[in-house]
RNA sequence: GUUAUAGUAGCCUAAUUUACUAAGGCAUCGGUCUUGUAAUCCGAAGAUUGAGGGUGUAAACCCCUCCUAUAACA
Repeated sequence: GUUAUAGUAGCCUAAUUUACUAAGGCAUCGGUCUUGUAAUCCGAAGAUUGAGGGUGUAAACCCCUCCUAUAACA
């Protein structure tokens, strides 16, 4: 340099060849329980899906450019 894959909450992982309410676990916070802590159980908050554009009624998803990581080739 070229090609391919990936980027979603503090962390991990979904969202089906098909665009239509971004879901779950851990962690955090509040409560329950305990002499107290942990565990259990109940509840809450936390994402504009790597960045910017395009298409479209509607984009995590399709198209373009860029950034980052990994792999292969040179």
Molecule: transfer RNA
Organism: Zapteryx exasperata